[in-house]
Molecule: transfer RNA
Organism: Acidobacteriota bacterium
RNA sequence: GGCGGGGUAGCUCAGAUGGUUAGAGCGUGGGAUUCAUAACCCCAAGGUCGAGAGUUCGAUCCUCUCCCCCGCCA
Numbered sequence: 001g002g003c004g005g006g007g008u009a010g011c012u013c014a015g016a017u018g019g020u021u022a023g024a025g026c027g028u029g030g031g032a033u034u035c036a037u038a039a040c041c042c043c044a045a046g047g048u049c050g051a052g053a054g055u056u057c058g059a060u061c062c063u064c065u066c067c068c069c070c071g072c073c074a
Stems, first nucleotide, its partner, number of pairs: 001073007010026004019057001028044004050066005
């Protein structure tokens, strides 16, 4: 450099035909329980959906450019 895959919560990852409120597990905070701690149980907070532009009534999702990560080829 070419090709392919990926970037969504602090971490690991889902997600939908483009449709009004974006989720799970773990973690964090609180509660409940216990003599106390852990585990289990309940609740809550936490997101510019990598950046910019375009299409559209509407984009996290489609198109283009760029940035970053992984793999293959040279």